[in-house]
Molecule: small-subunit ribosomal RNA
Organism: uncultured bacterium
């Protein structure tokens, strides 16, 4: 520290993934031990049972139990009650609350404080009562009531006041604060044997809380207005205590774009995780604060509380009742129920720390120690060590040799952490007290004994093999795997990474410089608002001089305690833990600096920015005018067509157009000038002239003195279409009609034509409003055009020429950039400010404001989906893109083919079988150079099972071929004759039966291969090495001028050179020579062999070079014809049936033998071909001339027989000796245009030949038979000279069988004027959304299926909030006629003082009713969205995409 993924391939954008930490976690599979930790995130849901707050008899009265005593009476202990401190802490949770709640730092001169402390001063004298008891009444219970006693640190006057409180003056103080001083109020409690301790009044401290305040602290603006006690003042009340805290009158103010109000969400914090860091994201355990305590509300008591384990009332929900009334809150620790992926014992102990009470002993303490459950996490240890090769078995692969597990195991030695037994035994406690615990730990004995396992193995990302499956079943984090050889699914085998845990799931942080402060953008990737004006802010020029807000320093408070970091201890080590240091901030204080920035002051001109002179312009407005067009009326001439297109038709036209002339009407728009010219902020602006207006740049002083830049919100402007009124309306032209095209044509092309384009007044406010480039200032090479000013040189003048400015083009340097490109008119350096982005699509959508008349516009998202959409270059490929050239590609000609019969292939159908393969060009006379059997692979029957065919091992054996007989169709079984060779006598060869290995397979896979081959294409092209350019893919080279059959050659050139191909080289035919020569009748010659020569643009002319054109010689001239030869590569082209081969399937068969039958089948279609349709011809007769092959299982002369095939006899001849052996052609003769003396199909009969054998299914002959066809539609084929056509003849396999196929020779033409079209193909270029590459790519509707949203009569819930009524407790006003022990007077009767019930009243939870508001569910139908191997209809877009194509309307 990155990588994985967009492409064929690059570079950049750019988004999704991954690899890491981390978790209060869950599951899945495993599981040995021990420390430390940690444990309901879901229902603040309901809770059954036990416990968690009591304690004091040294406060007090009584009851009670034991003891001691004869007995009075003592001592001890316990207990309700009455009092007293405490129940406010500790303990829990995290619902609320976005707020002074929390943080943090200040303020309290505006306060309060029980316990403890320090200090000062006091506890004097008195009084009335009540619980507890005791009787009694009520009631089921919880309780509650009446008499009657009685104590107290309980309650009550009085007395005294260092104080203190309140008032009132004086003095201080900013400030309510302190100090004097007057008046008036205000206290106390005893206990105890005692020491001693309470109590009361004040003064400080400690600790604790109250209230103030800067700052800081989640999201939404589709919450923009919000507030009536609201904001301030005055009185009054009320609090400890400041304050609209409250209340009455007064005033009308308070907050807000620095985000108020409303709305979600949320306890806050130290901190924790992440990260180089700055961030981020979260707040379990533990610390700090806050809040709450079954939901709401209220007070009381107290020092504190509006109170978790008190109290009232109100709901809602559990319990109990005798139905009249009652009781109850586990968010205390532990259990339970429920929800939920999930989260423990209804233990032990106060031993320890710590509470509360108490003088103490003590009691209490589920606070806490601790133990239990759970791998939940960290962190430690362990499951053995060493030696051990016959590299053992097993078990995988295997090219069968081996290889792998693998020193692993066994073996043998050795240890004992762990275990287990047994035995000592702590610290934690200071003298006693230890729950934990016989626990940590120690020592001894035993014994390898008890103790591994889960992911993962295609790339990322560490590790590879067999089988199994066959887009199945499964996998997958992303990219993807899987259709029959899967390292990617499933299992084995082996690897590989972790380990008491391995994986997966979920959340965060990172990685993501993917919200970019640190650290990111905005020509074309996503991104500059169409444009201006301008408010709030923001930033702002030059020199002094004070200021200290920012800013820099120094020096102190503070940042709690853990935490974190570094040191040093303690538990064996670690995790834990303990001491010290540090670190940690927009904090406060206080002293300094003053250079920046800010603020104050005075000054100043370089920024603006005003006068002054010029100056160019299609800037705006308005009102007037001018010609040409075009249409329309009038007449005139004049006659049948016009018009229109690719070609037409609609249309007009004899009722007289079109044409052409005069005349008029009326509307819009201004040809030429005109110009990457001008002008203005953009939209935009164009004949001429007036009138009004804004703004620009140029030149000179002068004048103001930073007035200035930008610009959220606001305002204006703002093309084209649109929309309201009202006019106009020539031409043009949406809808519309018509006419064509078309498979259709609601398009495109024609005729026509409303809106509408046009003026006037509004609205609208959007465009691909684009330089796709926001404003403004500065700075940083040049050249070169061009508009507008000034100025210099020069000149009579103007004009060339040079400087300047200000605008507008191109081209370029450095610099920038992913490239492309920009480059003083930056996209280069910088400063200021605005806007705006943030995968793609869903959407510039919905929904909600706003805005409009409408159409729309602004603002502006989410569910869901996808790994990608994208820029920019490069290389193919492609184009109904262009340029250049080539080819029998077309033209131009022959001669076919397609029609016919016939023959062969195929298709199809048919069949038991009608074997396979071949399938556009490149399958169809192709494999197959030759299917009566056989071949054969096919069907049918009928045999065989180590086999027809090979090796090998064993056992056993002597045959075996060959000939006969039987059965049979045949193989094949029986079955006779016959009975093997060698030999060292062991055997061995040959055979035969049996029996194990194995053969055997034309079964499959040409998409698992080798070979071989077809094709483009015998095209001219494929490529490398070095060097250069470019981030890179690639480019260059190879492009370009020429030239050529050719990347053939020349020149030029960042390139210089090579290779494959091309050509040569090879055969071969054409001349000549020379050698040989049997066969030729020939020393010449011809012929056959073999060797050489010859042709090289070599010489002449033209020409710069290649080259090219012409000529001369020659047999041959520009590759001389002809052949072989086939670059890199393309078609998963063809072949597993030529062969050879991997897998894979057959094994009495998918092998093998036979036999007969298919492969010949036939309604049809097609390929190739043949023979013809005739007279350039058929028949009959005569007659001439090759090459190149081939022959002994054979060609065969010749005689002879037959009409003929043929047959008999038979010379020669292994062949330049003999043989097969020519036709077309030439002569002569007939026929005479016809279905013929053409044609010969077909068929009937008679023969021949070859074969075992011609029925299925051979080829030949003779004689009869004579069918289509009279030249061939659309469309297609070959050929460029000894070519095409035409003629015959040869061979191969071959018994027989040729119209195939393959070769050779007679005979022997036409045409090419050229490249516009059609194929094909080479080179350049050009554009592109192709790359499987146009047979590409792709878009909309429908139609079917999830799946998510929107609307929508309505239906149904939550939330706050209004308004109105009703109103518990309850304080707090008011009254208080009832009622009352303390005081105080009293005539004792009362009375007053004061309190209380009870009534009224103000506020009030909750309740009802009501219209509204946001926010959810759901809703017949209803709208578009997305996804989804192989529906339907069309072709809109990429190419000039076939109508260039986008953008608004």
């Nucleotide at each position: 520290a990155g990588a994985g993924u967009u492409u064929g391939a690059u570079c950049c954008u750019g988004g999704c993934u991954c690899a890491g930490g981390a978790c209060g976690a869950a599951c899945g599979c495993u599981g040995g031990c021990g420390g430390c930790g940690c444990g309901c995130c879901u229902a603040a849901u309901a809770c059954a049972u036990g416990c968690a707050a009591g304690u004091c008899g040294a406060a007090c009265g009584g009851a009670u139990a034991a003891c001691c005593u004869c007995a009075c009476g003592g001592u001890u202990g316990u207990c309700a009650g009455u009092g007293g401190c405490g129940g406010a802490c500790g303990g829990g949770u995290g619902a609320g609350u976005a707020a002074c709640a929390c943080g943090u730092g200040g303020g309290u001169g505006a306060c309060c404080u029980g316990c403890c402390u320090u200090c000062c001063g006091g506890u004097g004298g008195g009084g009335a009562a009540u619980a507890a008891c005791g009787c009694u009444u009520a009631g089921a219970a919880a309780u509650a009531g009446g008499c009657g006693c009685u104590a107290a640190u309980a309650c009550c006057g009085c007395a005294u006041a260092u104080g203190c409180u309140u008032a009132g003056u004086g003095c201080u103080u900013c400030a309510g604060u302190g100090c004097a001083u007057u008046a008036a109020g205000u206290a106390a409690a005893g206990a105890g044997c005692a020491a001693u301790u309470g109590c009361c009044a004040g003064u400080g401290g400690a600790g604790g809380g109250g209230c103030c305040u800067g700052c800081g602290u989640c999201a939404g603006a589709u919450u923009a207005g919000c507030u009536a006690g609201u904001c301030g003042g005055u009185g009054g009340g009320g609090u400890a205590a400041c304050g609209g805290c409250u209340u009455a009158c007064c005033g009308a103010g308070g907050c807000a774009g620095u985000g108020a109000u409303c709305u979600g969400u949320a306890g806050c914090u130290g901190g924790u995780c992440u990260g180089a860091g700055a961030g981020g994201a979260c707040g379990a355990c533990c610390a700090g604060c806050c809040a709450c305590a079954c939901u709401g509300g209220g007070a009381c008591u107290g020092a504190g509380a509006c109170a978790c384990g008190g109290c009232c009332c109100a709901g809602a929900c559990u319990c109990c009742u005798a139905c009249g009334g009652g009781a109850g809150g586990c968010a205390g620790c532990a259990g339970u129920a429920a929800g939920g992926a999930a989260u423990a014992u209804u233990c032990c102990a106060c031993a320890a720390u710590g509470g509360g009470c108490g003088c103490a002993a003590g009691c209490c303490u589920g606070a806490u120690g601790g133990a239990g459950c759970g791998a939940c996490g960290c962190c430690g240890c362990g499951u053995g060590a060493g030696c051990g090769a016959a590299g053992a078995a097993g078990c995988a692969c295997u090219u069968c040799g081996g290889u792998g597990u693998g020193u692993a195991a066994a073996g043998c030695u050795c240890u004992u952490u762990u275990c287990u037994c047994a035995g000592g035994g702590a610290u934690g406690a200071u003298a006693a007290u230890g729950a934990c615990a016989g626990u940590a730990c120690c020592u001894g004995g035993g014994g390898a004994a008890u103790a591994a396992g889960c992911c993962c193995c295609g790339g990322c990302u560490a590790a590879c093999u067999a089988c199994g499956u066959g887009c199945c079943a499964g996998c997958a984090g992303c990219c993807g795997c899987g259709g029959u050889a899967a390292u990617a699914c499933g299992u084995a085998g082996g690897g590989g990474g972790c380990a008491a845990g391995c994986g997966u799931u979920g959340u965060c942080c990172g990685g993501a410089u993917u919200u970019a402060c640190u650290g990111g953008g905005c020509g074309u990737a996503a991104a500059g608002c169409g444009c201006g004006u301008g408010u709030a802010g923001g930033u702002g020029g030059u020199a002094c001089a004070g200021u200290a807000a920012g800013u820099c320093u120094g020096c102190u408070g503070u940042g709690a305690a853990a935490g974190c970091g570094c040191c040093c201890g303690g538990c064996u080590c670690a995790a834990c833990u303990g001491g010290g240091c540090g670190a940690g901030g927009u904090c406060g204080g206080u002293g300094g600096a003053a250079a920046c920035u800010g603020c104050u002051g005075c000054a100043c001109u370089a920024g603006a920015g005003g006068a002054c002179g010029g100056u160019a312009g299609a800037g705006g407005a308005g009102a007037g005018u001018g010609g040409a067009a075009u249409u329309c009326c009038c007449g005139g001439u004049g006659u049948a067509g016009u018009g229109g297109u690719g070609a037409a038709a609609u249309g007009c036209g004899u009722a007289g157009a079109u044409a052409u002339c005069g005349g008029g009407a009326g509307g819009a728009a201004c040809a030429c000038c005109a110009g990457c010219g001008g002008c203005g902020a953009a939209g935009g602006c164009g004949g001429c002239u007036c009138u009004c207006u804004g703004g620009g740049c140029c030149g000179c002083u002068c004048c103001u003195g930073a007035c200035a830049c930008u610009g959220a919100g606001a305002c204006g402007c703002g093309a084209a279409g649109g929309c309201c009124a009202g006019g106009g309306g020539a031409g043009c032209g949406a809808a519309c009609g018509g006419g064509a095209u078309u498979a259709g044509a609601u398009a495109c092309c024609c005729c026509g034509g409303u809106a509408g384009u046009c003026c006037u007044g509004g609205c609208a406010g959007u465009a691909a409003a684009c330089g796709a480039u926001g404003a403004a200032c500065a700075c940083u090479a040049g050249g070169u055009g061009u508009g507008g000013g000034g100025g210099g040189u020069a000149u009579c003048g103007a004009g060339c020429c040079c400087c300047u400015c200000c605008g507008u083009g191109c081209c370029g340097a450095a610099g920038u950039c992913a490239a492309c490109a920009c480059a003083u008119u930056a996209a280069g350096u910088g400063u200021u400010c605005c806007g705006c982005c943030u995968g793609g699509g869903g959407a510039g959508u919905a929904c909600g404001g706003u805005c409009g008349c409408a159409a729309g516009a602004u603002u502006a998202a989410a569910a869901c989906u996808c790994a990608a959409a994208g820029g920019a270059a490069u290389u193919g490929a492609c184009g109904g893109g262009g340029g250049c050239c080539c080819g029998c590609a077309c033209a131009a000609g022959c001669a076919g083919c397609g029609g016919a019969g016939c023959g062969u292939g195929u298709g199809g159908u048919u069949u038991a079988a009608u074997u396979c393969g071949a399938u556009g060009c490149a399958a169809c006379g192709c494999g197959a150079a030759g299917a009566a059997c056989c071949u054969u692979a096919c069907c049918u029957g009928g045999g065989c099972u180590u086999g027809a065919c090979a090796u090998g091992g064993c056992a056993c054996u002597g045959c075996a071929a060959a000939g006969g007989c039987u059965g049979g169709a045949a193989a094949c079984a029986g079955u006779c004759u016959c009975c093997c060779u060698c030999u060292u006598c062991g055997g061995a060869g040959c055979g035969g039966u049996g029996u194990c290995a194995c053969a055997g397979a034309u079964g499959u896979u040409g998409c698992a291969u080798g070979g071989c081959u077809g094709u483009c294409g015998u095209c001219a092209g494929c490529u490398c090495g070095u060097g250069u350019c470019g981030u890179g893919a690639g480019a260059u080279g190879u492009u370009g001028g020429g030239u050529u059959a050719a990347g053939u050659c020349c020149c030029g050139c960042a390139a210089c050179g090579a290779g494959c191909g091309c050509a040569a080289c090879c055969c071969u035919c054409g001349u000549g020579g020379c050698u040989a020569g049997u066969u030729g009748a020939a020393c010449u010659c011809u012929c056959u062999a073999g060797c050489c020569a010859g042709a090289c643009u070599g010489c002449c002319u033209a020409c710069u070079a290649a080259a090219u054109a012409g000529g001369a010689g020659g047999a041959a001239g520009g590759u001389g014809g002809g052949g072989a030869u086939g670059a890199c590569g393309u078609c998963a082209a063809g072949u597993c049936c030529g062969c050879a081969u991997g897998g894979c399937u057959c094994u009495u068969a998918c092998g093998u033998c036979c036999a007969g039958g298919g492969c010949u089948a036939c309604a049809c279609a097609c390929a190739c071909g043949c023979u013809a349709c005739a007279a350039u011809g058929g028949c009959c007769g005569g007659u001439a001339c090759a090459a190149a092959g081939c022959g002994c299982c054979g060609c065969a002369a010749g005689c002879a027989g037959g009409u003929g095939a043929c047959u008999g006899c038979a010379a020669g001849c292994a062949a330049a000796u003999c043989g097969c052996a020519a036709a077309a052609g030439c002569c002569g003769g007939u026929c005479u245009c016809a279905g013929u003396u053409c044609g010969g199909a077909u068929u009937g009969c008679a023969g021949g030949c070859u074969g075992c054998a011609a029925c299925u299914c051979g080829c030949c002959u003779g004689c009869a038979u004579g069918a289509a066809g009279u030249c061939g539609g659309a469309g297609u084929u070959g050929c460029u000279a000894g070519u095409a056509a035409c003629c015959g003849c040869g061979c191969g396999a071959c018994a027989g069988c040729a119209c195939a196929g393959u070769g050779c020779g007679g005979u022997g033409a036409a045409u090419a004027u050229g490249u516009u079209c059609c194929c094909g193909g080479g080179c350049c270029u050009u554009g592109u959304a192709c790359a499987c590459a146009c047979c590409g790519c792709c878009c909309g509707u429908c139609a079917c299926g999830u799946c998510a949203u929107g609307g929508a009569a309505g239906u149904u819930g939550g939330c706050a909030a209004c308004a109105c009524u009703u109103g518990a407790a309850g304080u707090c006003c008011g009254u208080g006629g009832g009622c009352a022990a303390a005081c105080u007077c009293u005539u004792c009767g009362g009375a007053g003082a004061u309190g209380c019930a009870g009534c009224g009243g103000c506020c009030g939870a909750g309740g009802g009713u009501g219209g509204g508001g946001c926010u959810g569910a759901u809703g017949a139908c209803u709208g578009g969205g997305a996804c989804g191997a192989a529906g339907u209809c069309g072709u809109a877009a990429c190419a000039a995409g076939g109508u260039a194509g986008c953008c608004g309307a």